[in-house]
A computed fold for an 83-nucleotide RNA from Bacillus suaedaesalsae, annotated as c-di-GMP-I riboswitch aptamer.
It matches the Rfam family "c-di-GMP-I riboswitch aptamer". About the family: GEMM was predicted in a large-scale screen for bacterial structured RNA regulatory elements.
RNA sequence: GAAAAUAAAAGGAAAACCUACUGAAAGGUAGAGAAGCUAAGCUACAGGAAUACGGAAUUUACUAUGACGGCUGGGUUACCUAG
Numbered sequence: 001g002a003a004a005a006u007a008a009a010a011g012g013a014a015a016a017c018c019u020a021c022u023g024a025a026a027g028g029u030a031g032a033g034a035a036g037c038u039a040a041g042c043u044a045c046a047g048g049a050a051u052a053c054g055g056a057a058u059u060u061a062c063u064a065u066g067a068c069g070g071c072u073g074g075g076u077u078a079c080c081u082a083g
Base pairs, nucleotide, nucleotide: 011038012037018031019030020029021028022027041076042075043074045073046072047071048068054063055062
């Protein structure tokens, strides 16, 4: 000097529950709320679980074109930084 890890400081967004709207549902949006997170920022490319209007089938239950980034991986962007 460079890199990595762990802290610190300053911050960030925000689960469940409740209310309203929306959707067939899963879910989403907004308000309130705060368990946790440190990329729990963005992204549906891959896997994964959930839903089934419609379609198929005929009572066993199949199917994503719809959604989930706070299920995992990948891609991509970002603040501070000791000993």